[in-house]
Transfer RNA from uncultured Ruminococcus sp., 84 nucleotides, folded computationally. It was read from a public genome assembly. Rfam family: tRNA. About the family: Transfer RNA (tRNA) molecules are approximately 80 nucleotides in length. Their secondary structure includes four short double-helical elements and three loops (D, anti-codon, and T loops). Further hydrogen bonds mediate the characteristic L-shaped molecular structure. tRNAs have two regions of fundamental functional importance: the anti-codon, which is responsible for specific mRNA codon recognition, and the 3' end, to which the tRNAs corresponding amino acid is attached (by aminoacyl-tRNA synthetases). tRNAs cope with the degeneracy of the genetic code in two manners: having more than one tRNA (with a specific anti-codon) for a particular amino acid; and 'wobble' base-pairing, i.e. permitting non-standard base-pairing at the 3rd anti-codon position. The family's RNA type in Rfam is transfer RNA.
RNA sequence: GCCGGUGUGUCGGAAUUGGCAGACGAGACAGACUCAAAAUCUGUUAUCCGCGAGGGUGUGCGGGUUCAAACCCCGCCACCGGCA
Numbered sequence: 001g002c003c004g005g006u007g008u009g010u011c012g013g014a015a016u017u018g019g020c021a022g023a024c025g026a027g028a029c030a031g032a033c034u035c036a037a038a039a040u041c042u043g044u045u046a047u048c049c050g051c052g053a054g055g056g057u058g059u060g061c062g063g064g065u066u067c068a069a070a071c072c073c074c075g076c077c078a079c080c081g082g083c084a
């Protein structure tokens, strides 16, 4: 240099048929239970605005197509593998 793969919450990992983003699990925090703890159960767990009802943004980064993009297209970055 060329080819292929991967990049999604704190972590692992789904959603690849373009149509509710984060299912499911782990961790963390809060509560229940307990004399106390463990176990178990319940809730929360990207971010900004708003007293609130709600609204905006968010799938490595920047653009594009589309009513609608994690998914399609273009450029770039990082990591992994192969070829030279």
Stems, first nucleotide, its partner, number of pairs: 001083007010026003019067001027045006046057004060076005